[in-house]
C1' cells in the first nucleotide's frame, strides 16, 4: 500500500500498585486492585485442512471468420478421471497469528427521514437510517 472482517464468542491465579477504555468529547471500568509481566485455561476460524455443489481454466466438436503452414475464439453442443483457480454450504483444530467489560462502549465528517424550539427556508437540539473517516486484526 491492497483486500477481507469488526451488533457473535471466550477468564482464573501469581507478581505489581494507579491507572485504563487509540485521539478528543461523553459515558464507563478500577484499592472488592488499573496498566504491565508471568502461569494455566478458553473463544474464534484469518492463514491451514477435509468434503459436496457450482462456475471458469482445460479437452473434444458443429457453425462462422481469416489462412501458406494453420489460426482466432464470435455463436452453439458435449466431456471433466486427473490438474489449477474463483464462489457457495458444511466439518476439523496440530501449528502461525489474534482475541477473552460494555457493538470498534457511544459520538466525531457527509447525506436522508422524523420530533421539538413561534419553525415553511436557514439554524439549534434530540432520535433513526445510509455512507465515510479514524482505528483494530488477519492475509498478501
Nucleotide at each position: 500500500c491492497u483486500c477481507a472482517u469488526c451488533c457473535a464468542g471466550a477468564g482464573g491465579g501469581g507478581c505489581a500498585g494507579a491507572g485504563g477504555g487509540a485521539a478528543c468529547g461523553g459515558c464507563c471500568c478500577g484499592a472488592u486492585g488499573a496498566a504491565g509481566c508471568c502461569c494455566c485455561g478458553g473463544c474464534a476460524a484469518c492463514c491451514c485442512u477435509c468434503c459436496a455443489g457450482u462456475c471458469g481454466g482445460u479437452c473434444c466438436u458443429g457453425c462462422g471468420c481469416a489462412u501458406c503452414c494453420u489460426g482466432c475464439g464470435g455463436c452453439g453442443g458435449g466431456g471433466c478421471u486427473c490438474c489449477c483457480g474463483g464462489c457457495u454450504a458444511g466439518g476439523g483444530a496440530a501449528g502461525g497469528u489474534g482475541c477473552c467489560a460494555a457493538u470498534u462502549c457511544c459520538g466525531u465528517c457527509u447525506c436522508g427521514c422524523g420530533a421539538c424550539g413561534a419553525g415553511a427556508u436557514c439554524c439549534g437540539c434530540c432520535g433513526c437510517g445510509a455512507g465515510g473517516a479514524a482505528g483494530a486484526u488477519g492475509a498478501g